[in-house]
RNA sequence: UCUCGACAAUGGCAAACCCGUCGCGAGACGGGGACGCAAAGCCACGGGUCAGGCGAGGCGCCUGACAGCCGGGCUACCGAA
Repeated sequence: UCUCGACAAUGGCAAACCCGUCGCGAGACGGGGACGCAAAGCCACGGGUCAGGCGAGGCGCCUGACAGCCGGGCUACCGAA
């Protein structure tokens, strides 16, 4: 350095649900809260799912959302086997 990931250390993130704000919506942000997470850090590139719209006729297109659905890319703490 690469791979790997321990009943290790130091720390980190935060599902559902509740409250508030924003959005037509998927959903986002803030607070509370922890189911989990070794990339649950970042990027919509491929697939997927979801929402809105249009055309249509059982599919297509457009615009969005999800990174905690799967791949891929970039970056990163620690160091037992």